[in-house]
Overview: Glycine riboswitch aptamer from a Burkholderiales bacterium, 106 nucleotides, folded computationally. Its mean pLDDT, the model's own confidence on a scale to 100, is 77.
RNA sequence: CCAACGCCGUCUGGAGAGCCGUCACGCGUGUGACGCACCGAAGGAGCAAGGCCCGGGUCCACGCCCGCGGCUGAAUCUCUCAGGUACCAAGGACAGGGGGAGCGGC
Numbered sequence: 001c002c003a004a005c006g007c008c009g010u011c012u013g014g015a016g017a018g019c020c021g022u023c024a025c026g027c028g029u030g031u032g033a034c035g036c037a038c039c040g041a042a043g044g045a046g047c048a049a050g051g052c053c054c055g056g057g058u059c060c061a062c063g064c065c066c067g068c069g070g071c072u073g074a075a076u077c078u079c080u081c082a083g084g085u086a087c088c089a090a091g092g093a094c095a096g097g098g099g100g101a102g103c104g105g106c
Stems, first nucleotide, its partner, number of pairs: 001105002007100002010097004018036001020035006037085003043081001044079003050072004054067005
């Protein structure tokens, strides 16, 4: 001095599903707890191929094949623990803009 990816702030966009029931405090279309129903895009959990290993078969090795075998293994998929379910607000995966630090490179 510096590209991309990732990281940390910042700005912009950003979905889904209950104005349910009971109770308490209120008296405002409020708040909270519990129950039932529902949603997936904070977070969390699950795994396919593949990879590594183990055992066996193939005359040894390599290679190849086999195994209710072990480990590893992604997502906007699956689960719904957590979270959420009128509008507004908040939150929000993800995407984009700009900034910063670091790694790395010269």

The organism belongs to Burkholderiales, within Bacteria. RNAcentral records the identical sequence in 2 taxa.